[in-house]
The RNA shown here (Bacterial RNase P class A) has 369 nucleotides and comes from Candidatus Electronema sp. MAG-3.
Lineage of the source: Bacteria > Thermodesulfobacteriota > Desulfobulbia > Desulfobulbaceae > Candidatus Electronema.
It is recorded under the gene name rnpB.
RNA sequence: UGGGGCGGACGCAUGAUCGCUCCUGCCUUGGCAGGGGAGGAAAGUCCGAACACCGCAGGGCGCGGCGGUUCCUAACAGGAACUCCGGGCAACCGGGGGAUAGUGCCACAGAAAACACACCGCCGAUGGGACGGUCAAUCCGUUCACAGGUAAGGUUGAAAUGGUGAGGUAAGAGCUUACCGCCUGCAUGGUGACAUGCAGGGCAAGGAAAACCCAGCCGGGUGCAAGACCAAAUAGGGAAACGUUUGAGGGCUGCCCGCCUGAUGUUUCCGGGUAGGUUGCACGAGCUGCCGGGCGACCGGCAGCCAAGUCAAAUGAUCAUGGCCUGCUUUGGCAGGAACAGAAUUCGGCUUACAGUCCGCCCCAAUUU
Numbered sequence: 001u002g003g004g005g006c007g008g009a010c011g012c013a014u015g016a017u018c019g020c021u022c023c024u025g026c027c028u029u030g031g032c033a034g035g036g037g038a039g040g041a042a043a044g045u046c047c048g049a050a051c052a053c054c055g056c057a058g059g060g061c062g063c064g065g066c067g068g069u070u071c072c073u074a075a076c077a078g079g080a081a082c083u084c085c086g087g088g089c090a091a092c093c094g095g096g097g098g099a100u101a102g103u104g105c106c107a108c109a110g111a112a113a114a115c116a117c118a119c120c121g122c123c124g125a126u127g128g129g130a131c132g133g134u135c136a137a138u139c140c141g142u143u144c145a146c147a148g149g150u151a152a153g154g155u156u157g158a159a160a161u162g163g164u165g166a167g168g169u170a171a172g173a174g175c176u177u178a179c180c181g182c183c184u185g186c187a188u189g190g191u192g193a194c195a196u197g198c199a200g201g202g203c204a205a206g207g208a209a210a211a212c213c214c215a216g217c218c219g220g221g222u223g224c225a226a227g228a229c230c231a232a233a234u235a236g237g238g239a240a241a242c243g244u245u246u247g248a249g250g251g252c253u254g255c256c257c258g259c260c261u262g263a264u265g266u267u268u269c270c271g272g273g274u275a276g277g278u279u280g281c282a283c284g285a286g287c288u289g290c291c292g293g294g295c296g297a298c299c300g301g302c303a304g305c306c307a308a309g310u311c312a313a314a315u316g317a318u319c320a321u322g323g324c325c326u327g328c329u330u331u332g333g334c335a336g337g338a339a340c341a342g343a344a345u346u347c348g349g350c351u352u353a354c355a356g357u358c359c360g361c362c363c364c365a366a367u368u369u
Base pairs, nucleotide, nucleotide: 001365002364003363004362005361006360007359008358009357010356012322013321014320015319016318017317018316020037021036022035023034024033025032026031027030039340043351044350046349047348048347049346050345051223052222053221054220063219064218065217066216068082069081070080071079072078083096084095085094086093087092097214098213102212103211105207106206119154120153121150122149123148126147127146128144129143130142131141132140133139162180163179164178165177166176167175181203182201183200184199185198186197187196188195189194227279228278229277230276237270238269239268240267241266242265249261250260251259252258286305287304288303289302290301291300292299293298324337325336326335327334328333
């Protein structure tokens, strides 16, 4: 200098004017003053919790979830370190119970997709047929490729039953052997996954468990529209009193008398509960700094801080100056642009989106010193 890997930070700033919302204070029922007012993901609602109500003697079946090991954590499908396998020259990235418990599946192609098998091949030792040799034959030779042997080579496929060399054979084959791989056992190291070494075994063994399944661990249901409290109007419910020809009450009426009507009535109280209001609900597995422990995730101590709380759901608009980016340019400037998205009970994670930038560490290649 070029290319690459991993991680972190920012997400326009300041001021003015006009607004919205919450809190506090004052005057006083709408004003004034002061103060607070979105995010790194507030998102997706995918996991795990807190909290609340309901359910629940205990245990089992069933159902769902998880996945190397150890650790961290309130917990987790999260994170850290390590381990094995795969990819990459490397930094680094991706993956992880069991396929010798059982059942089933593996399209197309192919001989065969798994108690193996044999299409093209190779061989045809052995058995058989034919011909010849021989007086003859159970002997010898040639030949056929009939039985049969074989899995070297070819062919199919995503995948084909250990690999390579040598020996061996009729041709072949772990048939034999050396190395590699695999399996079993032991020893050593490690908390462990696992690693290393030694010995033995010719070698059983394809894939897929996001097919059922097996083993282990975990899991009750519903979500703040949970739940708690206060509590209108109207209509139900309950109780008591009055009242039914000795007439409550209602209508006509200003009042009385009178007339009409009349028992499913009137009055008072109580309770549930709707609208509405209050709460849950902003001090919490909290944030910042320093110190200490740990490889690390993380943990401990001390000091400081309090940071939106809405519900037809506030958090906005305009202007000025400056910064950033793009284009043009007479280098003075001019014009344009600025993402993803937006709290809704609260935390811990994961995943996804993101204009324009900045920073750190590491790897590879080339060049220079």